[in-house]
Context: one part of a larger RNA
């Protein structure tokens, strides 16, 4: 020097992308236990006190023990090794046990219960086979399948112009064959009339794929604009949220947090380019999830030291 460990005055996160490591907590009883809440919880919250061993006694219990009173006695320390939760707050997402990229990614990703939609009366529908057959199905709509949503509360505005889906059709379009007629020896062709599915026409459907404007003027200070005017959509973003895991401009402006903050939370909010089952806002509980503070603690740090083993190198 490196590698694994112990111990370290005074300070205690200055360290560093980030308390990564490490240290601190620790069993058991007894007492206490706060905001939220889905009244289960949270919760082992948090704090806080005892804890060895000997006599002697009490009550329980068939008993092995078990609970507790007195009173002594040792150490620096009685869960004396070992073994064995650091604690509390705010926010994001995802409701939660669960699932996952064997061997770089356990995550907000997948799953779920739940909601809602779409076919399906069984010789269905979906699905496998060329077929025969066969799964679902010992099944029968309270069922099966196929699909978005993704506990629960509160909700889920407007658009069927386009593009799909289901339905309806007097009328037109619409293939070959058969029919009728031309043609010709037969025929090859011509026409013409019938007229299927689709198609044009017309409904109906957004928890189907998806979409959800622009301009100019207006109130007795400025400013704003309930109001009015005008173009134009299929219809012009409702509730709600909102510098956001979504905001370019941006370190937006405000206020707490710090001596100091491009962080964080809380308000504002004209949203470059939020928004309602491609869900929308809020949620106890839960998370080897993400952000940020705080308390304890400490060689992570000021700023290194020293010890033990173990390689490496040095000398013999």
């Nucleotide at each position: 020097u490196u590698c694994a460990g112990g111990c370290g005055a005074g300070g205690g996160a200055a360290c560093u992308c980030g308390g990564c490591a490490a240290a601190a907590u620790a069993g058991u009883c007894c007492c206490g236990u706060a905001c939220c809440u889905u009244u289960g919880g949270u919760a082992g919250a948090a704090g806080g006190g005892a804890u060895g061993c000997c006599u002697g006694c009490u009550u329980u219990g068939u008993g092995a023990a078990a609970a507790g009173c007195a009173g002594g006695u040792c150490u620096c320390a009685g869960u004396a090794a070992c073994a064995a939760g650091g604690g509390g707050g705010c926010u994001c997402c995802g409701a939660c046990u669960g699932u996952u990229u064997a061997a770089u990614a356990a995550a907000a990703a997948c799953a779920c219960a739940g909601g809602u939609g779409a076919c399906c009366g069984c010789a269905a529908g979906u699905c496998c086979g060329a077929a025969a057959g066969g799964a679902u199905g010992u099944g029968u709509a309270u069922g099966g399948u196929c699909g978005c949503c993704g506990a629960a509360u509160c909700c889920u505005g407007c658009c069927c112009a386009g593009u799909g889906a289901c339905g309806g059709u007097a009328u037109c379009u619409g293939a070959a064959a058969a029919c009728c007629u031309c043609g010709u020896u037969c025929a090859a062709g011509g026409g013409g009339a019938c007229g299927a599915a689709g198609g044009a026409c017309c409904g109906u459907u957004a928890a189907a794929c998806g979409g959800c404007g622009g301009g100019g003027g207006u109130a007795a200070c400025c400013a704003u604009g309930a109001c009015c005017c005008u173009c134009u959509u299929a219809a012009g973003g409702u509730a709600g949220c909102g510098u956001a895991a979504u905001a370019c401009c941006u370190u937006g402006c405000c206020g707490c947090u710090u001596a100091a903050u491009u962080g964080g939370c809380g308000g504002c909010u004209u949203g470059c380019a939020u928004g309602a089952g491609u869900g929308g806002c809020u949620u106890a509980a839960c998370g080897a999830g993400a952000g940020c503070g705080c308390u304890a603690c400490u060689g992570u740090c000021c700023c290194u030291g020293u010890c033990u083993g173990a390689a490496a190198c040095c000398c013999g």